[in-house]
RNA sequence: AGAGUUUGAUCCUGGCUCAGGAUGAAUGCUGGCGGCGUGUCUAAGGCAUGCAAGUCGUACGGAACACUUAACGUCGCAAGACGAUGAGUGUUUAGUGGCAAACGGGUGAGUAACACAUUGGUAACCUACCCUGAAGUUCGGAAUAACGAUCCGAAAGGAUCGCUAAUACCGGAUGUGGUCACGGACCUCAAGGUCUGUGAGUAAAGCCGUAAGGCGCUUCGGGAGGGGCCUAUGUUCUAUCAGCUUGUUGGUGAGGUAAAAGCUCACCAAGGCUAUGACGGAUACCGGGUGUGAGAGCAUGACCCGGCUCACUGGGACUGAGACACUGCCCAGACACCUACGGGUGGCUGCAGUCAAGAAUAUUCCACAAUGGGGGAAACCCUGAUGGAGCGACGCCGCGUGUAGGAUGAAGGGCUUCGGCUUGUAAACUACUUUUCUAAGGGACGAAGCUUCGGCUGACGGUACCUUGGGAAUAAGAGGUUGCUAACUCUGUGCCAGCAGCAGCGGUAAUACAGAGACCUCAAGCAUUAUCCGGAUUUAUUGGGCGUAAAGGGUCCGCAGGCGGCACGUUAAGUCUCUCGUCAAAUCUAUGGGCUCAACCCAUAGGCUGCGGGGGAAACUGGCGAGCUAGAGGUUGGGAGAGGUGAGCGGAAUUACCGGUGUAGUAGUAAAAUGCGUUAAUAUCGGUAAGAACACCAAAGGCGAAGGCAGCUCACUGGAACACACCUGACGCUAAGGGACGAAAGCACGGGGAGCGAAGCGGAUUAGAUACCCGCGUAGUCCGUGCCCUAAACGAUGAUUACUGGAUUUUGGGAGUAUCGACCCUCCCAGAGUCGUUCAAAUAAGCUAACGCGUUAAGUAAUCCGCCUGGGGAGUACGGCCGCAAGGCUAAAACUCAAAGGAAUAGACGGGGACCCGCACAAGCGGUGGAACAUGUGGUUUAAUUCGACGGUAAGCGAGGAACCUCACCAGGGCUUGACAUGUAGCUGCAAAUCCCGUGAAAGCGGGACUUCUUCGAGAGUGCUACACAGGUGCUGCAUGGUUGUCGUCAGCUCGUGCCGUGAGGUGUACCCUUAAGUGGGGUAACGAGCGCAACCCCUAUGUUGUGUUUUGUUUCACAACAGACUGCCUCGGAUAACGGGGAGGAAGGCGGGGAUGACGUCAAAUCAGCAUGGCUCUUACGCCCUGGGCGACACACGUGUUACAAUGGAUGGUACAAAGGGCAGCCAAACCGUAAGGUGGAGCUAAUCCCAUCAAAACCAUUCUCAGUUCGGAUCGAGGUCUGCAACUCGACCUCGUGAAGCUGGAAUCGCUAGUAAACGCAUAUCAGCCACGGUGCGUUGAAUACGUUCUCGGGUCUUGUACUCACCGCCCGUCACGUCAAGAGAGUUGGAUGUACCCGAAGAAACGCGAUUGCGUUUCGAAGGUAAAGCCAGCGAUAGGGACGAAGUCGUAACAAGGCA
Repeated sequence: AGAGUUUGAUCCUGGCUCAGGAUGAAUGCUGGCGGCGUGUCUAAGGCAUGCAAGUCGUACGGAACACUUAACGUCGCAAGACGAUGAGUGUUUAGUGGCAAACGGGUGAGUAACACAUUGGUAACCUACCCUGAAGUUCGGAAUAACGAUCCGAAAGGAUCGCUAAUACCGGAUGUGGUCACGGACCUCAAGGUCUGUGAGUAAAGCCGUAAGGCGCUUCGGGAGGGGCCUAUGUUCUAUCAGCUUGUUGGUGAGGUAAAAGCUCACCAAGGCUAUGACGGAUACCGGGUGUGAGAGCAUGACCCGGCUCACUGGGACUGAGACACUGCCCAGACACCUACGGGUGGCUGCAGUCAAGAAUAUUCCACAAUGGGGGAAACCCUGAUGGAGCGACGCCGCGUGUAGGAUGAAGGGCUUCGGCUUGUAAACUACUUUUCUAAGGGACGAAGCUUCGGCUGACGGUACCUUGGGAAUAAGAGGUUGCUAACUCUGUGCCAGCAGCAGCGGUAAUACAGAGACCUCAAGCAUUAUCCGGAUUUAUUGGGCGUAAAGGGUCCGCAGGCGGCACGUUAAGUCUCUCGUCAAAUCUAUGGGCUCAACCCAUAGGCUGCGGGGGAAACUGGCGAGCUAGAGGUUGGGAGAGGUGAGCGGAAUUACCGGUGUAGUAGUAAAAUGCGUUAAUAUCGGUAAGAACACCAAAGGCGAAGGCAGCUCACUGGAACACACCUGACGCUAAGGGACGAAAGCACGGGGAGCGAAGCGGAUUAGAUACCCGCGUAGUCCGUGCCCUAAACGAUGAUUACUGGAUUUUGGGAGUAUCGACCCUCCCAGAGUCGUUCAAAUAAGCUAACGCGUUAAGUAAUCCGCCUGGGGAGUACGGCCGCAAGGCUAAAACUCAAAGGAAUAGACGGGGACCCGCACAAGCGGUGGAACAUGUGGUUUAAUUCGACGGUAAGCGAGGAACCUCACCAGGGCUUGACAUGUAGCUGCAAAUCCCGUGAAAGCGGGACUUCUUCGAGAGUGCUACACAGGUGCUGCAUGGUUGUCGUCAGCUCGUGCCGUGAGGUGUACCCUUAAGUGGGGUAACGAGCGCAACCCCUAUGUUGUGUUUUGUUUCACAACAGACUGCCUCGGAUAACGGGGAGGAAGGCGGGGAUGACGUCAAAUCAGCAUGGCUCUUACGCCCUGGGCGACACACGUGUUACAAUGGAUGGUACAAAGGGCAGCCAAACCGUAAGGUGGAGCUAAUCCCAUCAAAACCAUUCUCAGUUCGGAUCGAGGUCUGCAACUCGACCUCGUGAAGCUGGAAUCGCUAGUAAACGCAUAUCAGCCACGGUGCGUUGAAUACGUUCUCGGGUCUUGUACUCACCGCCCGUCACGUCAAGAGAGUUGGAUGUACCCGAAGAAACGCGAUUGCGUUUCGAAGGUAAAGCCAGCGAUAGGGACGAAGUCGUAACAAGGCA
């Protein structure tokens, strides 16, 4: 510090997501040790039990116990014992009394407030204990607990009588002082303060001690610390809360308090607060700080510290220095407990603990040793404060789980191209160490104090720490591995199971699921979840925007507010500077130090950006004063204009009506029809009437704030510009709220109504047509008045001011020169445009994501206002305001998506445009589609009819030869290391092949015969057995190679460097001329180059030469080389060029004809069955062999062909003329036989020699047939033959005789061909035993017609345009309906909550009044809780109806995107 994600790609806008840090955390897996911290965030829900505030006997009277002592009584000789009494000492302590209990500890419910923080004030105040100063401490008195007695009650507890003490209570004296009253002086802003005089009234307590003295007590002053009150500033969200308030705001008086004050009361006045947000609602303890961040900020307020608040809920006072009091009191309420039912008791938000709640949070521990607190003179007592320990990886920090050596790189695991690689020096093994662990021994600091001077005191703890022994011994996991993001393979799975923070993985080769191995990161932890900050400049003060991405209010006026010209003086609020005070400590930073380090702790310094006081400066902003004229305004003048309002007038057109002429149509459309018309239309002429709108002028024109404004005239009226001079003197700009105006449509009332025309009716179109088109037509459109208040109200661009190059057009005004002049020209001001086009220049800078803007800014700046913050939900719901209504203004959320969007780029597409080409159309010739047959395909059938190919680009295709074989299919019979390859081991034999026999359909099985080479090694070969393996036309052409089709022999497709652009990309390759061509020329920010085009190659057309066999032979033929054609020559056109038109010569002329040759790519095009090949799959079978069958089936449909339908013909006879091929398992002559197919025969030929093959047929000549299902046509069927082959039944071809079907030129539609072509005719050949060949591939013979042309159809190319398409129009996409799920709103109602108001009732307590006075009693007022009532607010549930969102494959249409087919 950034990254991922919208797109085919790009830039931008914009959201979502991630990487970081943090936590009082929780959860999952795992877990060795220690230190320091930390631990109910939820139910301020309920609590069993124990403890958490007592202490003082040196304040007091008692009581109990112990001891001492005195005298007494009884017993005793006595010692002594017992009993009671007095005194004393000690211990204990229920009570009186004092102090404490208001601290310490807990909590965050309430509170938006002087609660808190900071800064000041208190001349408006208080303060126990403590310190300090001054003065004093005298004389008396009356009670009351305890205790005793009697009594009540279950208990808790209480009543009556009697006795007694005090540092308890009361009275008198004294009065430093204090208080009050009246004076004086000084001070002060002030009701006051200080000093001083006089008068009034005002205090006390003792205890210990032999004493000294100590501790106390009283009054007053001061201090310290603590508190009360007040002020300024700061302190969350909400305006869908806009008005709130009656003790309210102020005054006077009184009361009250420690103290100011409506704090309270009486009276008087009517004030006070509020858009700088009152009042209401929601939420919330506040701060120091904490987390994060570069900072500004944002979030937060656990632990620690300060403040506040609360103590079961609500109210109240008492005591006291202090409370309206956590473990005090009274009352009410809820809850819980005890009860003898009469009545009582209680308050863990103290420490532990328990239940509940919850994702979740600990021990009913030890000690007062230390620190601190309370009491005490002290010892000492109390202290769940505190110090410690325990539990929890909850956090931070530290340590360890060994160290070194160790290669055959062991085994095992994983992967593998099978070679190896990896785990991995890792282990084993050797040596060493001992932190930790364990055992034993020693053993603290923390201690200061207290004391009878002897001594005593450590919870933690036998802990930390130290020493010694032992022994690698006791100690590693979690998450991740597609990108972001460090880390990759195998197997399983097969859109399943699953993963996922986002993008997204998974549909048979998943680095994304699951397992394994390996690796990466962190480590006693690691992940996940939740939350906060960051990244996010994504609320923008630092630091964003608003033409098109979200965003300028429809326009103007204008109050508040904000901002404001030039110069002077003054002030010092803002501002700047210096200084003083404060900003608690902790935290933070730096340095140093202490625990072995660190965390942690200590010291010192800094910092804490704030507030207040004082001194100073005066530029700028502000205030005040007095000026100026450049901003603004006014006066005068002549002009421009659809500016507004009202009234009047005008002509053209339309329609209606009246009259005339006139006759059958008219109107309308792409075409029609409805309609109108013989009752006379349309047309035409004349007249009358009505309403609405104003042609030409007219324009990028003018005016207006915007909406908007158009015939002419008049009246009234607003604004702007210009010119000259003068006046005012900053009077200005903007503008939240507010006000006015505001197209069209719409609403109300009254008019008007020609034309047009929602709705409606009819006619067409259509699958439908509630539309587009046509005929009618109501509201409305028009006028007056009143509403409505919205528009793509747009320049999608708020207003104002200033500045920053030009050019040009135009409107208005003015000036100058000139002129007869008002024309022309030049200049200035104010507006409206343009920088496109011919000509000279055509925009510079700047800005922008780009498009574009560019003195009319979207540039550079300033001021003010409005508005935006992902898409949808939604400009919707609810609420409020406005409206007669329609509706408008204001304006959310739940839920849902990971995008939505802007501009530009390359393509593709368009029922967009321009140009060009092609047998693409047109012009022609001949076909197909109809018939029969052949052949291929679909379908059907079948045991099987093997498989593939499916628009063009499958279908006489793979197949250029299915009777067996082929063969992959079916039935049946067999084989299992196999029909075929390699290797190893073993065994046996020399075989195997061949022959024979049996069986069988054959394969095979069984038997027999035969028996190899050799270096003599069972070596080679072979057989059998076993193991590795073979084998598969089994699957995947969507895993592939190779090959092929197609666009298309179309003219395209790219690269290097440069240039342009932020970039995708563009340029080059656009444009003009030209070409078959991106062919060439010109031109050009491009210059070159590559793959394509062309040429080079082959055949062919002419000639020459050479060679060569054959041939009778020049010629011909074959082969080779060469010549020839290049727009070379002439002419015309053209930019003079490229090139084009014509001509000459020539065998051939403008590429002469034909072939081979197929760019980048497209179609996941075709082929795993030609071959190869990854993966998967079968293995006595999906492999292999064999026999037979099938691939040849047949209601039907399609494709490609053949033969025909006849006379341009058929038949018969005769007569001609080719080219190119093939031939030894072959072609086969002559001759003979057969009607023929063919047979016999055997010559010749390995081929210019022989043969197929006289080499042809159409053609030509002659005869016949005479228009008919025929002498056309030959299917089908019968009979007889020939040939091939192991074999022609399924299932061959051919011959002869007989039979003689359909068919008389073919619907819609459709195919080929531009010249030696089409058409017609035959010949040859590959495959091949033969042949289903009418097919394919070649060869020659005869040999046409037509092309005006590019409007249309199809395909293609180039440029351009639009696009919401990019899987690219076979695209995208909208709405209703149907089904499911979800959230929110409405909803008859119903349930609950909080709050105020009015009234009723009214506890404790306080105040007042009355009575009584030692406690008291009664009344009134206020007053918590409770009750009643109405209205409003918030929330829950709710039949039902409506809309919204989402949901792989539902229905209907086609609205939008292209001119989207009606912009």